[in-house]
RNA sequence: CUUAACACAUGCAAGUCGAACGGCAGCAUGAUCUAGCUUGCUAGAUAGAUGGCGAGUGGCGAACGGGUGAGUAACGCGUAGGAAUAUGCCUUAAAGUGGGGGACAACUCGGGGAAACUCGAGCUAAUACCGCAUAAGCUCUUAGGAGUAAAGUUGGGGAUCUUCGGACCUUGCUCUAUUCGGGAAGCCUUCUUCGGAUUAGCUAGUUGGUGGGGUAAAGGCCCACCAAGGCGACGAUCCGUAGCUGGUCUGAGAGGAUGAUCAGCCACACUGGGACUGAGACACGGCCCAGACUCCUACGGGAGGCAGCAGUGGGGAAUAUUGGACAAUGGGGGCAACCCUGAUCCAGCCAUGCCGCGUGUGUGAAGAAGGCCUUAGGGUUGUAAAGCACUUUCAGUAGGGAGGAAAAGUUAGUCGUUAAUAACGGCUAACCCUGACGUUACCUACAGAAGAAGCACCGGCAAACUCCGUGCCAGCAGCCGCGGUAAUACGGAGGGUGCGAGCGUUAUUCGGAAUCACUGGGCGUAAAGGGCGCGUAGGCGGCCAAGCAAGUCAGAUGUGAAAGCCCACGGCUCAACCGGGGAACUGCAUUUGAAACUGGCUAACUAGAGUAUGGUAGAGGAAAGUGGAAUUUCAGGUGUAGCGGUGAAAUUCGUAGAUAUCGGGAGGAAUACCGGUGGCGAAGGCGACUUUCUGGCUGAAUACUGACGCUGAGGCGCGAAAGCGUGGGGAGCAAACAGGAUUAGAUACCCUGGUAGUCCACGCCGUAAACGAUGUCAACUAGGUGCAGGGGGUGUUGAUCCCCUCUGUGUCGCAGCUAACGCAUUAAGUUGACCGCCUGGGGAGUACGGUCGCAAGAUUAAAACUCAAAGGAAUUGACGGGGGCCCGCACAAGCGGUGGAGUAUGUGGUUUAAUUCGAUGCAACGCGAAGAACCUUACCUGGCCUUGACAUCCUUGGAAUUUCGCAGAAACGUGAAAGUGCCUUCGGGAGCCAAGAGACAGGUGCUGCAUGGCUGUCGUCAGCUCGUGUCGUGAGAUGUUGGGUUAAGUCCCAUAACGAGCGCAACCCUUGUCCUUAGUUGCCAGCGCGUAAUGGCGGGGACUCUAAGGAGACUGCCGGUGAUAAACCGGAGGAAGGUGGGGAUGACGUCAAGUCAUCAUGGCCCUUACGGCCAGGGCUACACAUGUGCUACAAUGGAUAAUACAGAGGGUUGCCAAGCCGCGAGGUGGAGCUAAUCCCAGAAAGCUGAUCGUAGUCCGGAUUGGAGUCUGCAACUCGACUCCAUGAAGUCGGAAUCGCUAGUAAUCGCGAAUCAGCAUGUCGCGGUGAAUACGUUCCCGGGCCUUGUACACACCGCCCGUCACACCAUGGGAGUGGGUUGUACCAGAAGUAGGUAGUCUAACCGCAAGGAGGGCGU
Repeated sequence: CUUAACACAUGCAAGUCGAACGGCAGCAUGAUCUAGCUUGCUAGAUAGAUGGCGAGUGGCGAACGGGUGAGUAACGCGUAGGAAUAUGCCUUAAAGUGGGGGACAACUCGGGGAAACUCGAGCUAAUACCGCAUAAGCUCUUAGGAGUAAAGUUGGGGAUCUUCGGACCUUGCUCUAUUCGGGAAGCCUUCUUCGGAUUAGCUAGUUGGUGGGGUAAAGGCCCACCAAGGCGACGAUCCGUAGCUGGUCUGAGAGGAUGAUCAGCCACACUGGGACUGAGACACGGCCCAGACUCCUACGGGAGGCAGCAGUGGGGAAUAUUGGACAAUGGGGGCAACCCUGAUCCAGCCAUGCCGCGUGUGUGAAGAAGGCCUUAGGGUUGUAAAGCACUUUCAGUAGGGAGGAAAAGUUAGUCGUUAAUAACGGCUAACCCUGACGUUACCUACAGAAGAAGCACCGGCAAACUCCGUGCCAGCAGCCGCGGUAAUACGGAGGGUGCGAGCGUUAUUCGGAAUCACUGGGCGUAAAGGGCGCGUAGGCGGCCAAGCAAGUCAGAUGUGAAAGCCCACGGCUCAACCGGGGAACUGCAUUUGAAACUGGCUAACUAGAGUAUGGUAGAGGAAAGUGGAAUUUCAGGUGUAGCGGUGAAAUUCGUAGAUAUCGGGAGGAAUACCGGUGGCGAAGGCGACUUUCUGGCUGAAUACUGACGCUGAGGCGCGAAAGCGUGGGGAGCAAACAGGAUUAGAUACCCUGGUAGUCCACGCCGUAAACGAUGUCAACUAGGUGCAGGGGGUGUUGAUCCCCUCUGUGUCGCAGCUAACGCAUUAAGUUGACCGCCUGGGGAGUACGGUCGCAAGAUUAAAACUCAAAGGAAUUGACGGGGGCCCGCACAAGCGGUGGAGUAUGUGGUUUAAUUCGAUGCAACGCGAAGAACCUUACCUGGCCUUGACAUCCUUGGAAUUUCGCAGAAACGUGAAAGUGCCUUCGGGAGCCAAGAGACAGGUGCUGCAUGGCUGUCGUCAGCUCGUGUCGUGAGAUGUUGGGUUAAGUCCCAUAACGAGCGCAACCCUUGUCCUUAGUUGCCAGCGCGUAAUGGCGGGGACUCUAAGGAGACUGCCGGUGAUAAACCGGAGGAAGGUGGGGAUGACGUCAAGUCAUCAUGGCCCUUACGGCCAGGGCUACACAUGUGCUACAAUGGAUAAUACAGAGGGUUGCCAAGCCGCGAGGUGGAGCUAAUCCCAGAAAGCUGAUCGUAGUCCGGAUUGGAGUCUGCAACUCGACUCCAUGAAGUCGGAAUCGCUAGUAAUCGCGAAUCAGCAUGUCGCGGUGAAUACGUUCCCGGGCCUUGUACACACCGCCCGUCACACCAUGGGAGUGGGUUGUACCAGAAGUAGGUAGUCUAACCGCAAGGAGGGCGU
């Protein structure tokens, strides 16, 4: 106690009255008597005598107060009204209160029972009960009458009477009948009051009437009879949920949600039923019955009802003390005192909420210490602390101390009442006394800063930032999202921000959400227009006048409870809170007015709508009939070998004569040309011709009707194709099916066949991207132009043209609208009327239910669950087996290769102690490496070092340094010897070596995805951008596009663009021609000298050459083409012609491309090792795969002999000549050269001879054996070369693939870097020197424009479905359990009403018998 209206132990919550009564159980008081005696005490007795009083009779109360919200969708509540009612106590008024009677409790005796309780007999009182009398302004009535009541009691008392009790009188109270009110009830009615139509029909006392009964009272409330009604789309009935309201929360409001506390009403009291009593109940703390549960029991029988206050168990996330007091307020009883009161007032518990207060204040820089950060300087915590000076609220201790208290009572006075100075009541005065809270509020004193601060957050939203730890882990998260080694997002810390005795979280409601839109939304493409029409209800409706007053508007009156909200005022120190007042309560009702508008009604009108007359156009519809072309087929003729079909074929057809062709017959279907964004129709749709029937549109002119109109929920009808049923028909076409192809497969696309069907009649279906994705109707709002059908014009008139106008149908376009696209008089513009529809995506137009259907299915139409999106339009890219234009050795045309062999080299793989590391499509793989035997070297094994091989600083010592032994693989260890330097201001200093300590060194350790720098690539492709302007809501566009042109975004022209930048080009180098200058080491024509010969020499600058500077080429000139431009084509001249050839030069960017192992560098890691030294080994392995080369396979060749011509380089740790030796590699030798001088250095192919003769060869050279040379400390692993011998594969290379467009390819040799030595690699150099390009269809790459896009990590994208496993939710499921409900039937408690004479019976009647009435039973 928001959940269990679940169950309850214990205590209390309704009693009171002796002034109604008989009484006296208990208590107290006194009196009398008796007994004991300590003679004033004890015990007993007597009299209810007194105060009082248990139990009982009687009266009033118990129907209030208090609790709860189960039920209830209702006259239950709210609101405003109404008539047919009764009412205890209270109030007003006016009467009465006379006289009798009989009982029953209590009590006594007896009995039963465990108890609860009960039975019998006897006695007794009353304000208990019953007659009689009287009685009306009461009730009934036939209006004459009739009927109907009561009770006494307290106090006081003068006279009279008395059995001394009292009678009697009087006051108060009570009683009886009636009455005006008040208060509080019962009943009726209008309106309002949640959701569901996947609830559409409900109803038999049902609806009404007449007459009765019943009630306090109207009424089918009940009954008899009669009638057949009543309710419902304005939502009946049914189902679910729910107490209603004032109010509360939220909101600008309108609304939305809600109904705790407080207040009004209702309902309920363990569950169900029932009545009794009473003024009032069908009764929370009453009764009876039934049921469930609990308890007691002697087993026979009994007792109980916390949704009263506390409290317990249980349920739950969750909600308190078994407290005090009647002091106050109120209630019941009483004359009163007073009693009762878990109502109430207080206290206790809980920061649950609201309000207020405190936890100190001022000063205080050495900016302390500590913490944290750091760029190492400092910053921050921070005036914060400490220190100094103050204050003392609150808490604490002590003392004082209001108000809540007024009555009642006693006494005195006075007034009323009365016969009365009693009594009683009113008023006044005095006295007395009443406080649970309470140790109250409040005040004073004392002491001391003393006892008193937390929580959340700090990535954005959203105020507030750093470090460490962690490393897609741990975790965070409201949404977006964070975390994969530098996390402001996790955890901790420091700091900060916000709030503060609170702060966060969770749940819920409203807001934001114009996101259900009344205020205040939408529907062409985002969700959303019904497929189309006709039309019912409903909604809306032209113009004029009169009148009505329903709507509407205004005033008044009543009501709209109080509290609450709002306003001002007042009281607690303030506030919360409280008090009195105002306003408000937007509503309803009544009433008085107004008459514009809407509405009703009346009377008119013609502009809307319609009718008539006479015209036009049309694939509008239905039926009947008739054609021609074509396909197929049948029979015949001619005719012969193929036809047909396809990308190519095959299946098929054909010598049994096809295809082809000729004329003839049959049959079905469709209607070429005309034909057209042409026509008609509501839509679906409609296409030969003729006839008949028929619907609609439309132009013109007149006449008529007189608002007859628009829309349209339900309803009705129409409604392509496919499909279904019955019966026909069937030429062609053609799902299914069959065969042939294609293909990995091909249940497809293609081909050959082919059945339903397509056609007709009748009947269903009722859907389509049924689309203009745009509902229907009406009005208004610039135009231009085309088409179709009408009409008009004294425009021109000759056809014809021109103009105006109506209707329909297109296109372009202004304003306006739109998110944009677009729409734009045929609106998606501006308005009005009505209907339909939408509310995130998926689940799903699905399930269930209903309706329809022969079925297929259609229609209506959810939820669970799940996601954070789904979607529209447009933009920029990227992509496309999209399009257009263009380029590139891209293809094609050619030449030569690779792929096959052997070998060199790199890589993968494998192996290994290690085979160090990196590079991996193009853009890794003869790459880093321009050169691994040691070194290099980073790897492995082993041996060693620890301030270290290297840098800086400190201390001490020593010159440095060199030589020789020994051990060892060396590093290194150890021993010996030589040597004592330079500068000096004499203090010392510089360099070097050794030892020591610590700061530090060191790392080719990791991260290229933390980086700098450098590089590759697209690509030497022609692109990439900016400023201003303009356009667009914006992303963006324009410029940069278009027409030409170019190698080029190169240039020209056009142009809402105008300019500019980085790129292109040019400027630079080289090469090709010429000129000038200068001639040594280069050159040598002419002149000399000399030689066997040679620029060898004198000399010369002419030439070649060298290396400086110039000239030259610019589409400059001519012709043509072109827009007269840019430019292109051709030509002249020229060494060179259209960027002459080559190089350097690489835009914005892309690839997280490559490199931490060139270097640099953040972070991390190692520190007697991941650092350093040394030796040996490895990087050189080898079943294999692969890239790049070399050499070949031969005769355009090999071998051989002779012979000719380069360029560019290098050289002193070097190049090395001549000569000599060796077959040769080479050795020896030493001249020359720091180089246009000398050397490397003989260029080779070529040319000229002669040889080989197509063979594994006189091709080819691998491999292997032997012998050597050189370099080097050292050639075993592991170098190059030489000679002799050996003589493998290979006879031109599958699929595939590479390079090259001219001095290029191909071919030939030469040089250099690296380097001790080691190129088939790399970088250069020259010699010889081709072929081909029609062209841009295709492959690859690229550029521009355009188009589509569901891609944006951008097609190596995105994405669909099955399957496997696990889990969640839901549907179905043989069934099963429970709840609720309809109908029919069985049994039936208590109780009420009526009947009944079985039984009993005091009051009344009666002389009696008996009767009336009553109880029990039934």
A computed fold for a 1418-nucleotide RNA from an uncultured prokaryote, annotated as small-subunit ribosomal RNA. Its Rfam family is "Bacterial small subunit ribosomal RNA". Gene Ontology terms of the family: ribosome and structural constituent of ribosome.